RNA sequence: UGGGAAGUAGCUCAAUGGUGCGAGCAGAUGUCUUAUACGCAUCCGAUCAAGGGUUCGAUUCCUUUCUUCCCAA
Numbered sequence: 001u002g003g004g005a006a007g008u009a010g011c012u013c014a015a016u017g018g019u020g021c022g023a024g025c026a027g028a029u030g031u032c033u034u035a036u037a038c039g040c041a042u043c044c045g046a047u048c049a050a051g052g053g054u055u056c057g058a059u060u061c062c063u064u065u066c067u068u069c070c071c072a073a
Stems, first nucleotide, its partner, number of pairs: 001072007010025004018056001027043005049065005
């Protein structure tokens, strides 16, 4: 420098244009226990990397930038 992939909760990942972006783990509270853990119940947690565009409507489609990874030189 060129090509490709990815960016969503503290972490790992879903969500193929349509009401409130969900799950597991983690965290908090309660229950259980002498106590801790496990189990159970409830709760908390996201400007979807950023800007612009298309559309009645965008996490999703297009485009530019940023970051990370892989390949080639």
Molecule: transfer RNA
Organism: Flavobacteriales bacterium